[in-house]
Context: one part of a larger RNA
RNA sequence: CUGGGCGUAAAGCGCGCGUAGGCGGACUCUUAAGUUGGUGGUGAAAUGCCGAGGCUCAACCUCGGAACUGCCUUCAAAACUGGGAGUCUUGAGGCUUGGAGAGGGAAGUGGAAUUCCUGGUGUAGCGGUGAAAUGCGUAGAUAUCAGGAGGAACACCGAUGGCGAAGGCAGCUUCCUGGCCAUGUCCUGACGCUGAGGUGCGAAAGCCAGGGUAGCGAACGGGAUUAGAUACCCCGGUAGUCCUGGCCGUAAACGAUGGAUACUAGGUGUUAGAGGUACCGACCCCUCUAGUGCCGAAGCAAACGCAUUAAGUAUCCCGCCUGGGGAGUACGGCCGCAAGGUUGAAACUC
Numbered sequence: 001c002u003g004g005g006c007g008u009a010a011a012g013c014g015c016g017c018g019u020a021g022g023c024g025g026a027c028u029c030u031u032a033a034g035u036u037g038g039u040g041g042u043g044a045a046a047u048g049c050c051g052a053g054g055c056u057c058a059a060c061c062u063c064g065g066a067a068c069u070g071c072c073u074u075c076a077a078a079a080c081u082g083g084g085a086g087u088c089u090u091g092a093g094g095c096u097u098g099g100a101g102a103g104g105g106a107a108g109u110g111g112a113a114u115u116c117c118u119g120g121u122g123u124a125g126c127g128g129u130g131a132a133a134u135g136c137g138u139a140g141a142u143a144u145c146a147g148g149a150g151g152a153a154c155a156c157c158g159a160u161g162g163c164g165a166a167g168g169c170a171g172c173u174u175c176c177u178g179g180c181c182a183u184g185u186c187c188u189g190a191c192g193c194u195g196a197g198g199u200g201c202g203a204a205a206g207c208c209a210g211g212g213u214a215g216c217g218a219a220c221g222g223g224a225u226u227a228g229a230u231a232c233c234c235c236g237g238u239a240g241u242c243c244u245g246g247c248c249g250u251a252a253a254c255g256a257u258g259g260a261u262a263c264u265a266g267g268u269g270u271u272a273g274a275g276g277u278a279c280c281g282a283c284c285c286c287u288c289u290a291g292u293g294c295c296g297a298a299g300c301a302a303a304c305g306c307a308u309u310a311a312g313u314a315u316c317c318c319g320c321c322u323g324g325g326g327a328g329u330a331c332g333g334c335c336g337c338a339a340g341g342u343u344g345a346a347a348c349u350c
Base pairs, nucleotide, nucleotide: 003322004321005320006319007304008303012318014201015200016199017198021194022193023192025088026087027086028085029084030083031082033081034080035077036076037075038074040072041071042070049065050064051063052062053061054060091191092188093187094186095184097182098181099180103177104176105175106174107173108172109171110154115149116148117147118146119145120144121143125136126135162169163168206247207246208245209244210243211242215241216240220236221235222234223233258317259316260315261314262313263312266295267294268293269292270291271290272289273288274287275286276285299306300305323350324349325348332343333342334341335340
């Protein structure tokens, strides 16, 4: 390489959009590039294979055959793939009428709580722990009442719930805005799927500039514990956590499961909607669609388990794997302010 694989053994890019490319619904006509059959030419000889023969055998040599799986030419076929023309509606999209939602952005606003400040009441403790101590407090703390300031996060509702491509998203109101679902079967008429490169988004931490800082809190200081204690516990506390703008581009970015389409027993919850039976009170029951859970048939699987939300049965496209260590290292390239990221070996060794 081939083959075989990728939930947990090595292996699904963190997630979108999309270029090239690959692949692509139903019907009719046509073409003849692919495809299939025939004709002719070529495919040197030697070697190799098969069958004979010659050296006493063999190696070796000679003869014959097949083969040389290919290429070219020409004739024919037209099912399939491709090309051309036309038609269609089921894929896809649009429109109508409804619907749910922490989807995104901006502005405004609310209450509880913590901390701090001012004032009142009040007096000797408070705090903290396994026990303590550091710490705070007679310059009046803790507790309690009233008023004020400021920052951050939104109890209950709340869910086994919803939305988003993923990261992720939660007080309330308004504005701007993306997607999704159902419905009618009205319109377009294959406009589709995937997607190397490319491009955008991308938790936390970190970086740059400017602001902000209540609580928490790496580093750091102190108190304990201990043989020691650069920790776990306690008292403090800077960066950070927050906002604006710009970087970084990683993660157990996980369902450790790429995307699309079709098919293949059921049962039971739940969310959103449509229809029906029936009734009028919200409901309840049945059917269907889209999502989200659990349990299970066949099948699959090394087992665990998966099982219409497949890890089943198939097709298309992309990514990735190929013993462990060395190593996600070195070197080089690209990116970055840096931290580093990305691409990514070998010697050697078992």
Source information:
A computed fold for a 350-nucleotide part of an RNA from an uncultured Armatimonadota bacterium, annotated as small-subunit ribosomal RNA, central domain. Its Rfam family is "Bacterial small subunit ribosomal RNA". The coordinates come from a structure-prediction model, not an experiment, and the mean pLDDT is 88.